[in-house]
RNA sequence: CAGGUUGGUCGGGCAGUCGCGGCUCUGCAUUGUCAGGGUCGAGGAAAGUCCGCACUCUUAAGAGCACGGCGUCGGAUAACAUCCGGGGUGGGGAAACCUGCCGGAUUAGGGCCACAGAAACAAACAGCCCGCCCCUUUGUCGAAGGGCGAAGUGGCGGGUGAUGGUGAAAAGGUGGUGUAAGAGACCACCGGCAUUUGCAGUAAUGCAAAUGGCCAGGCAACCCCCGCCGGGAGCAAGGCCAAGCAGGGGCGAAAUCGUCUUCGGACGAUGGGAGACUGCUCGUCUCCGCAUAGCCCUGGGUAGGCUGCACCGAGCAGCGCGGCGACGCGUUGCCCAGAUAGAUGACUGCCCAGGCGGAGCGAUCCGCUGGACAGAAUGCGGCUUAUAGACCGGCCUGAGGU
Numbered sequence: 001c002a003g004g005u006u007g008g009u010c011g012g013g014c015a016g017u018c019g020c021g022g023c024u025c026u027g028c029a030u031u032g033u034c035a036g037g038g039u040c041g042a043g044g045a046a047a048g049u050c051c052g053c054a055c056u057c058u059u060a061a062g063a064g065c066a067c068g069g070c071g072u073c074g075g076a077u078a079a080c081a082u083c084c085g086g087g088g089u090g091g092g093g094a095a096a097c098c099u100g101c102c103g104g105a106u107u108a109g110g111g112c113c114a115c116a117g118a119a120a121c122a123a124a125c126a127g128c129c130c131g132c133c134c135c136u137u138u139g140u141c142g143a144a145g146g147g148c149g150a151a152g153u154g155g156c157g158g159g160u161g162a163u164g165g166u167g168a169a170a171a172g173g174u175g176g177u178g179u180a181a182g183a184g185a186c187c188a189c190c191g192g193c194a195u196u197u198g199c200a201g202u203a204a205u206g207c208a209a210a211u212g213g214c215c216a217g218g219c220a221a222c223c224c225c226c227g228c229c230g231g232g233a234g235c236a237a238g239g240c241c242a243a244g245c246a247g248g249g250g251c252g253a254a255a256u257c258g259u260c261u262u263c264g265g266a267c268g269a270u271g272g273g274a275g276a277c278u279g280c281u282c283g284u285c286u287c288c289g290c291a292u293a294g295c296c297c298u299g300g301g302u303a304g305g306c307u308g309c310a311c312c313g314a315g316c317a318g319c320g321c322g323g324c325g326a327c328g329c330g331u332u333g334c335c336c337a338g339a340u341a342g343a344u345g346a347c348u349g350c351c352c353a354g355g356c357g358g359a360g361c362g363a364u365c366c367g368c369u370g371g372a373c374a375g376a377a378u379g380c381g382g383c384u385u386a387u388a389g390a391c392c393g394g395c396c397u398g399a400g401g402u
Stems, first nucleotide, its partner, number of pairs: 001398010012351007020041008028032001043373001047384002050382005055234004062282004067230005072086005087102006103225002109223002111219003125164002127160007135152007172190006191215002193212008238307004247298005255270006272288006315334008352371001354369006
């Protein structure tokens, strides 16, 4: 210097004129949608609505099942499926780096592994070996009939799983012994697995040794099992004020006992009916005894205002300390939208990042162009997606120089 990779910051600036919203102050004969002053006013993602929570209601308070989520080790955090740092294993890359997966597969059970291939929890296609039989050829013995042996083709039976083929995957690899031919059948070494012991580490794990031929798998983002966590609904949650109308119909719960009594009835217990707590069950609580609690159908009124709502906040920034880091502690300073048909803007001028062209040895100058993705609606911590351009670092590789 170039390329690659990774982290972070900014994401137009200044001035003027006019126009908006909140808060606050001042003025007015006017109290107003008034006039004037001050001050603040849309993001790193405000987007998606995928997670977690704060907060609110669900009547006080539960249990179980169902349902949902997570699942390696240790940390961070208010919490999380997030983040940080490790372990194991797989993929891409020359490397830096990027990226997938992570409880359990005989010791609970079920299910699947297409096609190909003989065969995918179990078998035997081709081939190899052995035995028997037919035929052909041939050697030998014999006087002959025949006997013994060898080779070839075919058939039947048995052994085999080394060789070949198929496949993602077919009884671990190399070298031997052995066999009729083969094979962990046996042996040596290696690899995997299991058990035990030792060392390192908080741990997951790693290394080493000993013993054992144990060597037949994969899938749980298939059902499932195990462990941990989880009530539900959501700011259109919820609270207050004002105003207003008109209700109608249907269904609708056995009673018993005790005490008191002014003899109308009252109270209590058991029982009955209804409602609430996500679905179901239990349990608990509340209401109710017949023009009833409540449920169903139908009709009418309201859709206004205030609040929730910008708040001392799991708040923001600087510095210091601790930590590999996420982050934590201390200290100093700051207060940074609150709209409701929904404000935070428009115009002008100048400057500037970038791009193109021209001039110049160069510094630089001139002209044209030009600034992405995109707008708060209760708030916060994340994740995901979109993003023109500028700047500052780390690391890897290459070339050159010192």

Bacterial RNase P class A from an uncultured Chloroflexota bacterium, 402 nucleotides, folded computationally. It matches the Rfam family "Bacterial RNase P class A". By type it is a ribozyme. Its mean pLDDT, the model's own confidence on a scale to 100, is 77.